Source information:
This is a predicted structure of a 369-nucleotide RNA (Bacterial RNase P class A). Rfam family: Bacterial RNase P class A. Rfam describes the family as follows. Ribonuclease P (RNase P) is a ubiquitous endoribonuclease, found in archaea, bacteria and eukarya as well as chloroplasts and mitochondria. The sequence was found by an Rfam model in a public genome assembly. The prediction has a mean pLDDT of 78.
[in-house]
Formats: sequence, C1' cells, structure tokens
RNA sequence: UAAGCAGGACAAAUGAUCGCGGUCCGGCAGCUUGCUGCCGGGGUGAGGAAAGUCCGGGCUUCACAGGGCAGGAUGCCGGAUAACGUCCGGUGGAGGCGACUCCAAGGAAAGUGCAACAGAAAUAUACCGCCGGGACCCGCACAGCGGGAACCGGUAAGGGCGGAAGGGCAGUGUAAGAGACUACCGCCUUCCUGGCAACAGGGAGGGCAUAUGUAAACCCCAUCCGAAGCAAGACCGAAGAGGAAGCGAACGUGGCCCGCCAGCUUCAGGUAGGUCGCUAGAGGCGGCUGGCGACAGCCGUCCCAGACAGAUGAUCAUUCGACCGCGGAAGCGGUCCGACAUAACCCGGCUUAUCGUCCUGCUUAUCCC
Repeated sequence: UAAGCAGGACAAAUGAUCGCGGUCCGGCAGCUUGCUGCCGGGGUGAGGAAAGUCCGGGCUUCACAGGGCAGGAUGCCGGAUAACGUCCGGUGGAGGCGACUCCAAGGAAAGUGCAACAGAAAUAUACCGCCGGGACCCGCACAGCGGGAACCGGUAAGGGCGGAAGGGCAGUGUAAGAGACUACCGCCUUCCUGGCAACAGGGAGGGCAUAUGUAAACCCCAUCCGAAGCAAGACCGAAGAGGAAGCGAACGUGGCCCGCCAGCUUCAGGUAGGUCGCUAGAGGCGGCUGGCGACAGCCGUCCCAGACAGAUGAUCAUUCGACCGCGGAAGCGGUCCGACAUAACCCGGCUUAUCGUCCUGCUUAUCCC
C1' cells in the first nucleotide's frame, strides 16, 4: 500500500421563534381548603434497534398435599445467570493460505414407516461377466480330442444402475470366488494413561455377530415447563334508574284487617369516573479486586419520559456530511439531499431493518529499511 477478519462507539451539530406531554414554582378565580380552571416562569421529554412479539424472568390474579397421563420445548461437555432456546470457555465435525467463521452435534447393533427415477436386485437379489456340470449338435487324422449349447449350480472379485449394492484396500487361497485366512485402515468389546467432563493418545482381543440413508418421520432416552396477562390487578366511587329495610298523611281500593298507591330516611351492589399499579431499577457512569472469559463483589457518583387515544413536532439561519456542475488546485455554486424507525408495566436475550462516519486489535500478499 492492497485485500480481508474480529470487536466497539456515534446516529448530523448549534442557535432563534412557534407548538405539544409530564413535573415544580408563582399569581388570579372558583369552591368541596386541597383540588379544578386560566395566565406566567423554571427544569425535563424515545431507540440501538423503542420494531417483530420469537424465547426467558420479575410483578399480579386464579389454582395449589403430592404424583401421573397428555401436550410443548430443549438435546456434545463444563461454567455464567433471576432465568433462558441466551452468553462464555472447551470437545468433535465442516470451510478458509490465514486472522477467523459455521454446526438442533443424544439414540438408526428397540420397533414401525418412507426412499422418486434408474437398476436383475434397496436389505434382499445373479442382468452382463467369471467358474463347474451338461442332454444334445458340429468338426477331425475317431475307444480320443476340439468347438458350440438348452438347462442345473457356484460366485458380490470385475462391468453396468444408483445418493446408497452387504466394512475398505492389498495379498494368500480357490474351479471361480468369498473375513475363508493374513497385514494395514475402519468398527465393536475391554484395559491403561491424561482430562472435572465432552474427549484425546496407546495396548490387547473379536474376523465383523451391529453396519444404506432418514429421528426439524413416528418413536425411544434424558432435562425443563400450572394458566392467563398491566385492558394483569388493588382501592375509592357518583347522578339517574332499579333493589332491600324502616316510617308512612289525605283520598282511594275493600264489608273489615293486612297489603297496595305519593313521599321521606337509611343501606348494599354495580356503572360512569378517579387514585394506585407507574417507573429508583437484576439501573446508568467511573474506579478497584477476583476470573482466560461470560460474570461477580466492593467503593464513589448520578436520577434519566411516564401518556391513556396516547406529547416528543414545524420553520428559519449558520456549520458538517453526501451528490451534481465549474476549476490545474485552493475553492465556488446548486440540491423539495440527511438511514432505519416512534416508548405505553419493567428487565435479560434472539431475530430483522439501517444513510454514513470514526476507533481498536489481528491476518495475508507486495514493496522499502
């Protein structure tokens, strides 16, 4: 210098004017005397993803002695954590020259299912080939020799089909072949060494009995999971109507009493509405200590939106960046150019979207010293 790998930060800046949501202070008015309305002022007001609502937890209500079935999720090992399907560190596998990246990575020597097409045959087979026997036929120099051949049998070494053909490969062996036997590799069993473990390395044995793939197919094994969600839920609670209890004049109904009919008082439920939940928290920032790390502990400091149909916006000026034009350059001019996107109980993750800018560490190649 070029090409890359990993991680992190920012998310145009400043000012003015107008506007909006909380909050605090002051003034005025009203009354229910601490609330409401109006006016003025101070301070404050989105994100890295606030998004998707895909996981996990707090919190709340219901249920709850305990266990099981069903259903769902997860699935190498160890750790972190409130918890997780997340994260960290490893193991194994795959990719890359490398920095590094990716993997739902238990079980197919329990059972069931499925495997298009091709192929003779897909878990069991003989199409071609190879080998043995061979009715019968043909030839010749004819008790024999040679050739062909229906048919019967052996064979998975070779060909062919296929993603996959009965562990692989080489040799011995054989009529031809075959773990039939042997070495190496693989597999299985067992032992030793290292490691908390996954696993790694090594020894011995078994000729192989398991051994095509598929479990984000059923299934088996192990672990975890009660349900619903802030419109959760807790409290206060009118007016009107209706309900319950009590009192109940006059007139009326009625033969008479009770009762019924106006009205008054009291009570409870519920609706509208209001208050709380609501944001001081697994909190941010800085430092120290422990740990490879995720993270944990301690100290200091800060307070940082809380609406309920939902505020967080608009305009102007200057600067910054991007693009376009002019110019040798400095620079000048122009732009209806400035990403994705807008909290709603809170927090930890994952996934997805994103104009651009900057920083740190590392790798490979080339050149120079």